């Protein structure tokens, strides 16, 4: 360095909370029956007490039994079962994800390769698709920040301009030759800004110089060879190649992705209020039309039946892509067989308290004192993230 794993331990005792047995009643609360009772009503009916009864379902209460936090339960950051509602099918928008190859219900995990990059080594890191579609965008510095750039610094062959003792030609003006200014100018070898300035070294070659030529290196490209593939190669052929960086910038390639959640969802259902039907009494009435009449419009009252839903209860809810042990395949992730277990299901949210011993860390002259890491299930899984005293195995690497 890597990986795996533990994360206080026994013994009393005093509690909470499911669950399974047995037992207890029924008192305001479970369930039956009533020729008694109260109230409403015209009847049916519904309802108040009262009486009598039960142990099947319920609840109280009590006894025995057994069972009750994590490795992250956290963050709620992916995928995924499961539930509702959508939904022919395709495409846009938006969102994610981005070597290869393989696991898996799935993934943005995970395992095995490959590149690159840091380490002395074991080994660690990594959104790791194209900037040569196309649009952008880069603080200071600097002459230039992009198919760039002359500041210094080289040359100044050409062209200007300037002299000419010396040489040639001359139409006597000048030309060609030679010098010599650094003015156009070339010039990216050198110096200088910068994170970053257009392949490296060398020879040629020029005025100087430059892939400008070559000759190795490197670098794309085609093929060849290995490799499933990413990719490699001391091979073979082509180009004088680099036109720089950024894409967790737009955007372009590719390939996934409906929504919304257990307060999903279903099943019983009270009280008041409101719907619908039935009946029963009423209209020579009520109410409204600004006060009265007409007219008009409208319907109160009681009781019972039906459905919606609301407060409440029930349920989804813990057997699962489950663990454990052994064995087959595989470098592994991970799977296949056989056998064995069931291991929280709460809702004002239970899983704690105490006392001895011991373990471990601290302090102190024995005695003894003082601590025990991070953190608490809320429908279930699979990742990842991040907290986390202290311990414990394996394996490697360097001294």
């Nucleotide at each position: 360095c890597u990986g795996a794993c533990c994360g206080g331990g026994u013994a009393g005792u005093c509690g909470c909370u499911g669950c399974u047995u047995c037992g207890u009643u029924g008192a305001u609360g479970u369930c039956c029956c009533u020729u008694c009772u109260u109230u409403c009503u015209u009847a049916u009916g519904a309802u108040u007490g009262g009486g009598g009864g039960a142990g099947a379902c319920u609840g109280u209460c009590g006894a025995a039994g057994g069972g009750g936090a994590g490795g992250a339960a956290a963050g709620u950051c992916c995928g995924g079962g499961c539930u509702c509602c959508a939904u022919a099918g395709a495409g846009c928008a938006g969102g994610g994800u981005g070597c290869c190859a393989g696991g898996u219900a799935a993934c943005g995990c995970c395992u095995g390769g490959g590149g690159a990059a840091c380490g002395a080594g074991a080994g660690u890191u990594c959104a790791c698709g194209a900037c040569a579609a196309g649009u952008g965008c880069a603080g200071c510095a600097g002459a230039g920040a992009g198919a760039a750039g002359a500041c210094c610094g080289c040359c100044g062959a050409u062209g200007g301009c300037c002299c000419g003792a010396u040489u040639u030609c001359u139409u006597c003006g000048g030309a060609a030759c030679g010098g010599g200014c650094a003015c156009a100018g070339g010039u990216a070898a050198g110096g200088c800004u910068g994170a970053a300035a257009g392949g490296g070294u060398g020879c040629g070659g020029u005025a100087a110089g430059a892939g400008c030529g070559c000759a190795c290196c490197g670098u794309g490209c085609g093929g060849c060879u290995g490799g499933u593939a990413a990719c490699a190669g001391u091979c073979c052929g082509u180009a004088g190649c680099a036109g720089g960086g950024u894409a967790a910038a737009c955007u372009c390639c590719a390939c996934c992705c409906g929504g919304a959640g257990c307060a999903a969802g279903a099943c019983c259902a009270a009280a008041u209020a409101g719907g619908c039907c039935c009946c029963c009494a009423c209209a020579c009435a009520g109410c409204g039309u600004g006060g009265c009449u007409c007219g008009c419009g409208u319907u109160a009252g009681g009781g019972g039946g039906c459905g919606g839903g609301u407060a409440g209860g029930u349920u989804g809810c813990u057997u699962g892509a489950g663990c454990c042990a052994g064995u087959g395949a595989g470098c592994g992730a991970u799977u296949g067989c056989u056998g064995g277990c069931c291991u929280a299901g709460a809702c004002g949210a239970a899983u704690g308290g105490c006392u001895a011993c011991c373990a471990c860390c601290g302090c102190g002259u024995c005695a003894g004192c003082g601590g025990u890491a991070c953190a608490g299930a809320a429908c279930c899984c699979g990742g990842c993230u991040u907290a986390c005293a202290g311990g414990u195995c394996a394996g490697u690497u360097c001294c």

This is a predicted structure of a 399-nucleotide RNA (Bacterial RNase P class A) from Vibrio albus. The prediction has a mean pLDDT of 75. The sequence is in RNAcentral, with records from MGnify. Its Rfam family is "Bacterial RNase P class A". By type it is a ribozyme.